The prediction has a mean pLDDT of 81. Predicted 3D model of a 70-nucleotide RNA (transfer RNA) from uncultured Palleronia sp. RNAcentral holds the sequence, with entries from MGnify. Rfam family: tRNA. By type it is a transfer RNA. From the family's description: Transfer RNA (tRNA) molecules are approximately 80 nucleotides in length.
RNA sequence: CGGUGUAGCUCAGCUGGUAGAGCAGCGGUUUUGUAAACCGAAGGUCGGGGGUUCGAACCCCUCCACCGGC
Numbered sequence: 001c002g003g004u005g006u007a008g009c010u011c012a013g014c015u016g017g018u019a020g021a022g023c024a025g026c027g028g029u030u031u032u033g034u035a036a037a038c039c040g041a042a043g044g045u046c047g048g049g050g051g052u053u054c055g056a057a058c059c060c061c062u063c064c065a066c067c068g069g070c
Stems, first nucleotide, its partner, number of pairs: 001068005008023004017054001026040004047063005
């Protein structure tokens, strides 16, 4: 100096409009039973703090952690 930080894990999130998917875990159907398959529900202070705005994961400032470069 640049990049990344969003669910337990891997990642989406268009130009600012109020956050999702897959897997895992949980419940159910099915099975002698397990797995697989199918159905359902749950799970988030969006790294911390501050600012702008009617409204911020997204814009601005600052700090922290990790990765890379000089």